[in-house]
Molecule: transfer RNA
Organism: Candidatus Omnitrophota bacterium
RNA sequence: GGGCCGGUAGCUCAGAUGGGAGAGCGCCACAAUGGCAUUGUGGAGGUCAGGGGUUCGAUCCCCCUUCGGUCCA
Numbered sequence: 001g002g003g004c005c006g007g008u009a010g011c012u013c014a015g016a017u018g019g020g021a022g023a024g025c026g027c028c029a030c031a032a033u034g035g036c037a038u039u040g041u042g043g044a045g046g047u048c049a050g051g052g053g054u055u056c057g058a059u060c061c062c063c064c065u066u067c068g069g070u071c072c073a
Stems, first nucleotide, its partner, number of pairs: 001072007010025004019056001027043006049065005
């Protein structure tokens, strides 16, 4: 330098045909218990890596940049 994969909640990761942003763990509150553990219910928490484009509408499609992994040279 080139190819491929990936960047989504504090962590690990899903995500559909382009239209509601989610799960588990963690955190907070409440209930059950004499208490702890545990379980249940509810809640907070997001620049979907950054920018631009297409579209009525983009995490998703296209382009550029950037970071990580991997292969080739």